[in-house]
């Protein structure tokens, strides 16, 4: 000096369920709740999943429109420590 490597702080979100409230509807928001998460922070970019119109050879595939960041990638911003 270089490289690899915890614990610990001080926090934070909030599944599933309830209740209320939007929404043909996947689901969203809001308050309870706490499975659990080091980005479970925030983007719908490719991709999966899932609605809702339409079509066809009608099990599905197409094609438009949505939803899903706590499905997987991937962009972006970031607390605390060997700092």
């Nucleotide at each position: 000096g270089a490289u690899g490597a915890a614990a610990a702080u001080a926090g934070g979100c909030a599944c599933a369920c309830u209740c209320a409230u939007c929404g043909u509807g996947a689901g969203g928001u809001g308050a309870g709740g706490u499975c659990g998460c080091a980005a479970a922070g925030c983007c719908a970019u490719g991709g999966g999943u899932c609605u809702g119109g339409g079509a066809g050879a009608c099990a599905c595939u197409c094609u438009c429109a949505g939803a899903u960041c706590g499905c997987c990638a991937g962009g972006u911003u970031u607390c605390c420590g060997c700092a």

A computed fold for an 83-nucleotide RNA from a Planctomycetota bacterium, annotated as c-di-GMP-I riboswitch aptamer. The sequence was found by an Rfam model in a public genome assembly. The coordinates come from a structure-prediction model, not an experiment, and the mean pLDDT is 86. The model forms 95% of the base pairs in the Rfam consensus.